RNAcentral holds the full RNA, with entries from ENA. Predicted 3D model of a 346-nucleotide part of an RNA (small-subunit ribosomal RNA, central domain) from an uncultured prokaryote.
Context: one part of a larger RNA
């Protein structure tokens, strides 16, 4: 490179937006760039291939032919692709009216629990464990009650629920912002799909500056356990966890399953609309789940939310180790990230 693949064997980028590029709905007209056909020119000779001939044969050589799959010019064809023009409405978008949700940002408020402080009652233990000890406590602890302060998280509702592009999102309420879905007309008229580079977002941990610090808790200290115990268990406890702003840019960032479109039996449950209302069945659109036919699959399984049947575009894979390492480049305050080999070895 060809071919084959990417749920679990190597392999889907963390997600989205979007540039170039690639691909792209129905009809008509024009053109003739791609495409197809004819003709002319050119495509050196030798070589290769075919036929015949010459050296006794062969190698070798000669003659003729074919071929040179190409390029240029010209004359035509017009189904498909392209270009230009006109047009259509089913793709896409917009308008109107509903409706839904833990979607986002900022503010306000709430109760339970915990901790601490003060006061009161009260006296000898409390705490902790497999058992203990370290620890706390007569300078009055633990327990109980009242009040005050603080920070963090929101029991029940709660669900196979819902929303969001993903990360993720849950007390109540207000303001602002965004979105999906449904119904019925109307409007624009292919405005679409994908997306290398690029930009934005992106859990936790970590970093910088300034706050905050109840609980939990890397590091650390002590007590146990043990042959040892740099652990598991216990008592403490600093960073951190929280807030604001800035950085980092990674995760088993998982459905280990890229995005979009079309097609291909059913059953049940459920969320939001519409329709219909008799509170009984059952219809339709968009989701969320379970089971299953065909098919697919190495099997597990998947199965209209495909891993089935097809189409377009992107990303990625090519034996294990060396190695996501070295070097270079680039980004970062750093930690490190991105890109990413080879020798050697089995």
């Nucleotide at each position: 490179u060809u071919g084959g693949g990417u749920u679990u064997a190597a392999a889907g980028g963390g997600u989205c937006c979007g540039u170039a590029g690639g691909c792209g709905g129905g009809a008509a007209a024009u053109u003739a760039a791609g495409u197809c056909a004819g003709u002319g020119g050119u495509g050196a000779a030798a070589g290769c291939c075919c036929a015949c001939a010459g050296c006794u044969c062969a190698a070798c050589u000669g003659u003729g032919g074919a071929a040179c799959u190409g390029c240029c010019a010209u004359u035509g064809a017009u189904a498909c692709u392209g270009a230009u023009u006109u047009u259509c409405u089913u793709g896409a978008a917009u308008c109107u009216g509903g409706c839904u949700g833990a979607a986002g940002u900022g503010g306000g408020c709430g109760g339970a629990a915990u901790a601490u402080g003060u006061c009161a009652u009260g006296u000898a233990g409390c705490g902790g464990u497999g058992a203990a000890a370290u620890g706390c406590a007569u300078a009055g602890a633990u327990a109980u009650g009242a009040c005050a302060u603080a920070g963090a998280a929101c029991a029940c509702c709660a669900a196979u629920u819902g929303c969001g592009a993903a990360g993720g999102c849950a007390g109540c309420u207000c303001a602002c912002u965004a979105a999906a879905c449904c119904a019925a007309u109307a409007u624009u008229g292919a405005c679409g799909c994908u997306a290398a580079g690029g930009a934005a977002c992106g859990a936790a941990a970590g970093c910088g500056u300034g706050g905050g610090g109840a609980g939990c808790g890397a590091a650390c200290a002590g007590g146990a356990u043990u042959a040892g115990a740099u652990a598991c268990c216990c008592u403490g406890g600093u960073a951190g966890u929280c807030c604001a702003c800035g950085c980092u840019g990674u995760a088993a960032a998982c459905g280990a399953u890229g995005a979009u479109c079309a097609c291909u039996c059913g059953a049940c449950a459920u969320u939001g609309g519409c329709g219909a209302u008799a509170c009984a069945c059952g219809g339709u659109c968009a989701g969320u789940g379970u089971c299953u036919a065909a098919g697919c699959g190495a099997a597990a399984g998947u199965g209209u939310u495909a891993a089935g049947u097809g189409a377009u575009c992107c990303a990625c894979c090519u034996g294990g180790g060396g190695a996501g390492u070295a070097c270079g480049a680039u980004c970062g305050c750093a930690a490190g990230g991105u890109u990413g080999a080879a020798a050697c070895u089995c």